Background
RNAcentral holds the full RNA, with entries from ENA, Greengenes and SILVA. A computed fold for a 510-nucleotide part of an RNA from uncultured Sulfobacillus sp., annotated as small-subunit ribosomal RNA, 5' domain. The coordinates come from a structure-prediction model, not an experiment, and the mean pLDDT is 85. It matches the Rfam family "Bacterial small subunit ribosomal RNA". The source organism's lineage runs through Bacteria, Bacillati, Clostridia, Eubacteriales and Sulfobacillus.

[in-house]
Context: one part of a larger RNA
RNA sequence: GGACGAACGCUGGCGGCGUGCUUAAUACAUGCAAGUCGCGCGGACCUUCGGGUCAGCGGCGGACGGGUGAGGAACACGUGAGUCAUCUGUCCUACAGUGGGGGAUAUCGGGCCGAAAGGCGCGGCAAUCCCGCAUACGUGCCCCCGGGGAACCGGGGGCAGAAAGCCCGGCAACGGGCGCUGGAGGAGGAGCUCGCGGCCCAUUAGCUAGUUGGGGGGGUAAGAGCCUCCCAAGGCGACGAUGGGUAGCCGGCCUGAGAGGGUGAACGGCCACACUGGGACUGAGACACGGCCCAGACUCCUACGGGAGGCAGCAGUAGGGAAUCUUCCACAAUGGGCGCAAGCCUGAUGGAGCAACGCCGCGUGAGUGAAGACGGCCUUCGGGUUGUAAAGCUCUGUCUGUCGGGACGAAGACCGGGACGGGAGUCCCGGGGAGCCGGUACCGACGAAGGAAGCCCCUGCAAACUACGUGCCAGCAGCCGCGGUAAGACGUAGGGGGCAAGCGUUGUCC
Numbered sequence: 001g002g003a004c005g006a007a008c009g010c011u012g013g014c015g016g017c018g019u020g021c022u023u024a025a026u027a028c029a030u031g032c033a034a035g036u037c038g039c040g041c042g043g044a045c046c047u048u049c050g051g052g053u054c055a056g057c058g059g060c061g062g063a064c065g066g067g068u069g070a071g072g073a074a075c076a077c078g079u080g081a082g083u084c085a086u087c088u089g090u091c092c093u094a095c096a097g098u099g100g101g102g103g104a105u106a107u108c109g110g111g112c113c114g115a116a117a118g119g120c121g122c123g124g125c126a127a128u129c130c131c132g133c134a135u136a137c138g139u140g141c142c143c144c145c146g147g148g149g150a151a152c153c154g155g156g157g158g159c160a161g162a163a164a165g166c167c168c169g170g171c172a173a174c175g176g177g178c179g180c181u182g183g184a185g186g187a188g189g190a191g192c193u194c195g196c197g198g199c200c201c202a203u204u205a206g207c208u209a210g211u212u213g214g215g216g217g218g219g220u221a222a223g224a225g226c227c228u229c230c231c232a233a234g235g236c237g238a239c240g241a242u243g244g245g246u247a248g249c250c251g252g253c254c255u256g257a258g259a260g261g262g263u264g265a266a267c268g269g270c271c272a273c274a275c276u277g278g279g280a281c282u283g284a285g286a287c288a289c290g291g292c293c294c295a296g297a298c299u300c301c302u303a304c305g306g307g308a309g310g311c312a313g314c315a316g317u318a319g320g321g322a323a324u325c326u327u328c329c330a331c332a333a334u335g336g337g338c339g340c341a342a343g344c345c346u347g348a349u350g351g352a353g354c355a356a357c358g359c360c361g362c363g364u365g366a367g368u369g370a371a372g373a374c375g376g377c378c379u380u381c382g383g384g385u386u387g388u389a390a391a392g393c394u395c396u397g398u399c400u401g402u403c404g405g406g407a408c409g410a411a412g413a414c415c416g417g418g419a420c421g422g423g424a425g426u427c428c429c430g431g432g433g434a435g436c437c438g439g440u441a442c443c444g445a446c447g448a449a450g451g452a453a454g455c456c457c458c459u460g461c462a463a464a465c466u467a468c469g470u471g472c473c474a475g476c477a478g479c480c481g482c483g484g485u486a487a488g489a490c491g492u493a494g495g496g497g498g499c500a501a502g503c504g505u506u507g508u509c510c
Stems, first nucleotide, its partner, number of pairs: 001510004006506005013362006019355002021320001026318003030315003035060003040057002043054004067273003077197007086190003091186003095182004099133001101131003108123002111120003139160009165178005199245003206236003211233008248270004252263004275296005298309004326352001328351003334348001335346004365395004375386004399451001401446005409437001414431007454499005460479002465494005475482002
């Protein structure tokens, strides 16, 4: 000198864009943050008889989005490869199928237990709920033949494995739409493995029993001591094992001419975690933040028998701290979940609020004005300086104030018609209708210099000097050092220098 998620002191006009618990991964009052589908199903209630509301069964979603950085020195991350060792809901492409039966049960009714949370047993009913049977190009497993490298490919045989309906037009046939099943391919996603790379301590030198390898078995979507039994005695280490400390990693960010050093806030990718520890269930996907079970600590309710809870989601509270915000508005846009759709939900998101916390921009006026006024300060008493500075005169009108006008962001969805495409889908015409921000931005008018400047420094480094006060006192100070009676270094004043809605100080990094 630069930089900062800063803090502190003094000061403070406006706007835009950002940023805002770095500490206690401390504890949390209250509200909200994940639902949706009646075009899967039966029922209860209401009904203007068109339909609607509700819990339940069922489906999809709650594994995304959002938060945090505790733990972890590890294939966690980065980068490059491998998977002949793997999985993949929804979506896309093309193919094939969707036949015929059976069963249970919630809501409900009636009975009972409990303070509550909730639960028990009886009866009866439905489905896109559950289960056989049929069918099986291809699929899985086994056997045989050929090739190959045990996995792989081609051919043959045996065994096993599917499905669900709903809506619209219509009486129906039929047509259309949304679904369902099987395997194949794709897209996107994920698991696992390996090479290389990135912290400190040797005042940590030896470490290791599932340990290292093999055989049998198990397990997983999948390779593997991943697990188990048996066998062998191996494996790692001065190229730093083991142990200890510290730490989320990266893209990046700061600095620097670079090499390098530091750092990992915000934004993006990955990982890990969700009161602490453990566990599995469901599922395409979790060992699951707002799911379940167990244990523990803590808090709350209780009729004392027993129950309820988890803000490291958004706000907010207490505490800690030098220190970090509103218990706001809206789903209008973007995106997500569900739904054929209308739509519903969305503290994601879009916005507004608070804070000079940062960056950027603007303003606090412009021109003219010498008798160089008054006042202040200094003085060698002549004067010098503040100083064109002020006043005065002439203007301008940014911002602030008042009044008026007033957005872009909105294209869709939906209905009717049409075009293109292999399809998901895209586009055109007409109708249709919705803005949180916001009566905001912006524009115009009126008014009026009127409402808007401070902070630090002035011995040297380092730009800027005098007077008075003080008298090694009071004090200053980044370093050298100032102060003991003329102090340019302390305090005040005048003047000056620097920066400016900021200026200094402290802390940290280069």